[in-house]
C1' cells in the first nucleotide's frame, strides 16, 4: 500500500414480541406463579463436503435452554478511529 481477522474506543447507528392475569408490598419499583408471544447477547441443532465405528462441519436458517416483550438497560450487526497480525 492493500485486504482479511482479532482487540480496544466512540454523548455514532441500530430491529421484533402483553406497561397481560394473579400474588406478595402502604405504594412504586422488584420478586414469584400463570397463559401468551419474540430473536439480533450467549448457547444448541445441520446442508455440502472431509472421514466412513463413533465424528468433524457455516449463517441472519432451525429451536427457544437462557435472554428478552412502555421507557432505562442490554443488544447481533454495521460506521468511524487506534493498536496487533498477516499477505503483496
Nucleotide at each position: 500500500a492493500c485486504g482479511c481477522a482479532c482487540a480496544c474506543a466512540g454523548a455514532g447507528g441500530a430491529a421484533g414480541a402483553g406497561a397481560c392475569u394473579a400474588g406478595u408490598u402502604c405504594a412504586u419499583c422488584a420478586c414469584u406463579a400463570g397463559c401468551a408471544c419474540c430473536g439480533a447477547a450467549g448457547g444448541a441443532g445441520c446442508a455440502a463436503c472431509g472421514a466412513c465405528c463413533c465424528c468433524g462441519g457455516a449463517a441472519a436458517c432451525u429451536c427457544u435452554c437462557a435472554g428478552g416483550u412502555a421507557a432505562a438497560a442490554g443488544g447481533a450487526c454495521c460506521c468511524u478511529g487506534u493498536g496487533u497480525u498477516g499477505u503483496a
Record summary:
Predicted 3D model of an 88-nucleotide RNA (Glycine riboswitch aptamer). Its mean pLDDT, the model's own confidence on a scale to 100, is 77. It matches the Rfam family "Glycine riboswitch aptamer". From the family's description: This family represents the bacterial glycine riboswitch.